A computed fold for an 88-nucleotide RNA from Desulfuromonadaceae bacterium UBA5613, annotated as c-di-GMP-I riboswitch aptamer.

RNA sequence: AUCUGAAAAAGGCAACUCCAUCGAAAGGUGGAGACGCAAAGUCACCGGUCUAAAGGGUUGAUACCCCCAUGACGGCGGGAUUACCAGA
Numbered sequence: 001a002u003c004u005g006a007a008a009a010a011g012g013c014a015a016c017u018c019c020a021u022c023g024a025a026a027g028g029u030g031g032a033g034a035c036g037c038a039a040a041g042u043c044a045c046c047g048g049u050c051u052a053a054a055g056g057g058u059u060g061a062u063a064c065c066c067c068c069a070u071g072a073c074g075g076c077g078g079g080a081u082u083a084c085c086a087g088a
Stems, first nucleotide, its partner, number of pairs: 002088004012037002016033007035075001041081003045078003048073003055067003
């Protein structure tokens, strides 16, 4: 340096729920407790999924409904990049 692994050791993150807060929402942030995770560290490049404010369509209508990311998800998959320990 590369590959494999989490058995050991040192640790790390935090599902979901509740409270508070930001947001139109999806979702994010902080606190408490852990479902789990060997990258559940980082990054929206590719695919996928979620939401639909603004915009467009329909309409008597600013309602309902439909389309649509420029929004979001890294704990959906791929990819990029960084990394502790052990073994080969």
It was read from a public genome assembly, where an Rfam model found it. Taxonomically the source falls in Desulfuromonadaceae (Bacteria, Thermodesulfobacteriota, Desulfuromonadia, Desulfuromonadales).